Predicted 3D model of a 72-nucleotide RNA (transfer RNA) from Halobacteriales archaeon SW_7_65_23. The RNAcentral record of the sequence draws on ENA. Model confidence (mean pLDDT): 82 of 100. The source organism's lineage runs through Archaea, Methanobacteriati, Methanobacteriota, Halobacteria and Halobacteriales. It matches the Rfam family "tRNA". Rfam classes the family as a transfer RNA.
[in-house]
RNA sequence: GCGCGGCUGGUCUAAUGGCUAUGACUCUAGCCUUCCAAGCUAGCGAUCGGGGUUCAAUUCCCCGGCCGCGCA
Numbered sequence: 001g002c003g004c005g006g007c008u009g010g011u012c013u014a015a016u017g018g019c020u021a022u023g024a025c026u027c028u029a030g031c032c033u034u035c036c037a038a039g040c041u042a043g044c045g046a047u048c049g050g051g052g053u054u055c056a057a058u059u060c061c062c063c064g065g066c067c068g069c070g071c072a
Base pairs, nucleotide, nucleotide: 001071002070003069004068005067006066007065010025011024012023018055027043028042029041030040031039048064049063050062051061052060
């Protein structure tokens, strides 16, 4: 340099064009407990950036960034 794949809360993850973007762990508050742990309830928090297609984009297309793999 060329090709292929991936990028969603702090971490992991679901979504295959149609809601208010799913769940788990973590964190915060409360309940419970003599206290801690465990358990229960509630809450905070995310689509890598830009553009395009569409009535509607996490999803499809283009450019860029980052990561991984292969070729040279």